[in-house]
RNA sequence: UGGGUCGGCCGGACGGUCGCGUCGCGGGCGGUUCGCCGCCUGCGCCGAGGAACGUCCGGGCUCCGCAGGGCAGGGCGGUGGGUAACACCCACCCGGAGCGAUCCGCGAGACAGUGCCACAGAGAGCAGACCGCUCUCCGGUCCCGAGCUUGUCGAAGGGCCGGAGAGUAAGGGUGAAAGGGUGGUGUAAGAGACCACCGGGGCCGUGGUGACACGGCCCGCACGGUAAACCUCGCCCGGAGCAAGGCCAGACAGGGGAUGACGACGCGGCCCGCCGAGUCCCCGGGUAGGCCGCUGGAGCGGCACGGCAACGUGUCGCCGAGAGAGAUGACCGUCCACGGGGCUUCGGCCCCCGGACAGAACCCGGCGUACAGGCCGGCCCAUUCG
Numbered sequence: 001u002g003g004g005u006c007g008g009c010c011g012g013a014c015g016g017u018c019g020c021g022u023c024g025c026g027g028g029c030g031g032u033u034c035g036c037c038g039c040c041u042g043c044g045c046c047g048a049g050g051a052a053c054g055u056c057c058g059g060g061c062u063c064c065g066c067a068g069g070g071c072a073g074g075g076c077g078g079u080g081g082g083u084a085a086c087a088c089c090c091a092c093c094c095g096g097a098g099c100g101a102u103c104c105g106c107g108a109g110a111c112a113g114u115g116c117c118a119c120a121g122a123g124a125g126c127a128g129a130c131c132g133c134u135c136u137c138c139g140g141u142c143c144c145g146a147g148c149u150u151g152u153c154g155a156a157g158g159g160c161c162g163g164a165g166a167g168u169a170a171g172g173g174u175g176a177a178a179g180g181g182u183g184g185u186g187u188a189a190g191a192g193a194c195c196a197c198c199g200g201g202g203c204c205g206u207g208g209u210g211a212c213a214c215g216g217c218c219c220g221c222a223c224g225g226u227a228a229a230c231c232u233c234g235c236c237c238g239g240a241g242c243a244a245g246g247c248c249a250g251a252c253a254g255g256g257g258a259u260g261a262c263g264a265c266g267c268g269g270c271c272c273g274c275c276g277a278g279u280c281c282c283c284g285g286g287u288a289g290g291c292c293g294c295u296g297g298a299g300c301g302g303c304a305c306g307g308c309a310a311c312g313u314g315u316c317g318c319c320g321a322g323a324g325a326g327a328u329g330a331c332c333g334u335c336c337a338c339g340g341g342g343c344u345u346c347g348g349c350c351c352c353c354g355g356a357c358a359g360a361a362c363c364c365g366g367c368g369u370a371c372a373g374g375c376c377g378g379c380c381c382a383u384u385c386g
Base pairs, nucleotide, nucleotide: 001382002381003380004379005378006377007376008375009374010373012335013334014333015332016331017330018329020047021046023044024043025042026041027040028039029038030037031036049357053368054367056366057365058364059363060362061241062240063239064238073237074236075235076234077233078092079091080090081089082088093107094105095104096103097102108232109231113230114229115226116225117224130172131171132168133167134166135165136164137163138162139161140160141159142158143157147153148151180198181197182196183195184194185193199221200219201218202217203216204215205214206213207212245292246291247290248289254283255282256281257280258279259278263275265273266272299318300317301316302315303314304313305312306311336355338354339353340352341351342350344348
């Protein structure tokens, strides 16, 4: 210098004018159960995000349910750690890709059992002879030609073609996958049949908390893949969600109690029983209203310490929206970076246009997705110069 890879951060700045929302302090008007409330208005503080998003995981909080355990159902799955918890994060292991930095794996179990393995292919699981290779036999034909009966004769041997039988899993071919791989010995041809190395399995030792790694000895190999198929093993999980839930006052439907006109019914004049308008008291679901829940919290920042790290501990400082179908915006000026277009005396300058994705609604921790553009850093490879 060029190319690559990983991580962290920002996501316009300043000023002015107008506008919006919560809260605080005032002013005015109106209402009032004298507690205060509503509307208008002045000043002041504060007023979206790295993803506020998707609502996919995990928690807090709240209500309901619950002796304990199991079944069903769901989730997770190398090892060790972090955390309130997780499907997240960190470190490591194993396997794969890359020269490398680094990246990828939804990383348990396929000698517990069951199922499946499309198409192609001979054969897809206690496998399979389609082509090929090899051997034997038979037939045909050719070569050679022992022999004699000299012929349209013909033994043994050999070549080619065809058929039958047997051997063979080395080679070809099919396939995602064909019963370890490479090389040799061996054989009619072959084959872990045998040998060396690699791979695999078992036992032992060493190192490591562990996943695992390394080494030694033994075993010719003792039986593919698929669990994001059923299943097995281990661990975890009760349900619903702030429209959760709680408090307040009044009204209405309705319910209960007392009283009850000399009103109705009981042959009904009296007693008694029963019904009963009205009055008084009590209860009162849900909706609507007001208040709480509501934002100071697993909070943010700096420093120190422990730890490889995720993170933890201590200390100092800071307060940063909180509503109601829901405010946080618009314009102008100067700058800022970059992109596009125009002008150009090719040094640059001037002019114009463009500044993304998106937006709180109980709160956190993650993951995933979207994003104009910019800044910083670590590492790797190649090349050049010293």